[in-house]
RNA sequence: CGCCGAGUCGCCGCAACGCGAGCCGGGGACCCACGUCCCUCGGGGUGAAUCCGUGGCAUGCCACGGUAGGGCGCUCUUCCCGCCCGAACCCGUCAGCUAACCCGGUAGGCGGUACGGGAAGAA
Numbered sequence: 001c002g003c004c005g006a007g008u009c010g011c012c013g014c015a016a017c018g019c020g021a022g023c024c025g026g027g028g029a030c031c032c033a034c035g036u037c038c039c040u041c042g043g044g045g046u047g048a049a050u051c052c053g054u055g056g057c058a059u060g061c062c063a064c065g066g067u068a069g070g071g072c073g074c075u076c077u078u079c080c081c082g083c084c085c086g087a088a089c090c091c092g093u094c095a096g097c098u099a100a101c102c103c104g105g106u107a108g109g110c111g112g113u114a115c116g117g118g119a120a121g122a123a
Stems, first nucleotide, its partner, number of pairs: 001111004008021004022106006032096001042094001043091004051066006069085004075122007
């Protein structure tokens, strides 16, 4: 200077979401949906990051291969080829949807170029 992402902006401050706005997420009625017995092999949530196979084996971790899914800076959208990622964490036996209402987050990472090529459409 840019990019992924909700991750931004302003004020005060030595500093910290401390405060405000914006944005994102969770909990939570009626109605609706599901269901009517057991539901522990617990279950659920953020996120693109889930599942499968092989080997090791301490049985839930490691390595490899694939994969749902996501990204690739073009003003925007779609498609094709290609490239990259496909992690991590939280709640604590409890959560369908959900007005009012309540709670939390506003991090982190990457780049000197696959941050590539092509087609169509919109403006």
Molecule: c-di-AMP riboswitch aptamer (ydaO/yuaA leader)
Organism: uncultured Actinocatenispora sp.